[in-house]
Background:
Transfer RNA from a Minisyncoccota bacterium, 73 nucleotides, folded computationally. The prediction has a mean pLDDT of 80. The RNAcentral record of the sequence draws on ENA. Rfam family: tRNA. Gene Ontology term of the family: triplet codon-amino acid adaptor activity. It is annotated as a transfer RNA. NCBI's taxonomy places the organism under Bacteria, Bacillati, Minisyncoccota.
C1' cells in the first nucleotide's frame, strides 16, 4: 500500500431477482415435579455498522467512511 469478503436481536446465522425482518441457543413467564434438572407452551427483544445516492418502495442496487477476517507485496 494493493485485493477479495464480511458487518441483521445477547450468541450463532438465515433472508432467493427490491414489496410489512426470521430460526436456532440464550434471558423472561407459564405448565410438568415434592424439588431441581430436563421436558413442554407462551411472551419480549432490531436505527438491518454509519452517512449519503437511486426508487412509489432500499437488509437487499451504487458510493464514501468505519470495523474485521483473509490473501499478495
Nucleotide at each position: 500500500g494493493c485485493c477479495a469478503c464480511c458487518c441483521u436481536a445477547g450468541c450463532u446465522c438465515a433472508g432467493c431477482u427490491g414489496g410489512u425482518a426470521g430460526a436456532g441457543c440464550a434471558a423472561c413467564c407459564g405448565c410438568u415435579u415434592c424439588g431441581u434438572a430436563a421436558g413442554u407452551g407462551g411472551u419480549a427483544g432490531g436505527u438491518c455498522a454509519u452517512c449519503g445516492g437511486u426508487u412509489c418502495g432500499a437488509a437487499u442496487c451504487c458510493g464514501a467512511u468505519g470495523g474485521g477476517u483473509g490473501g499478495c507485496u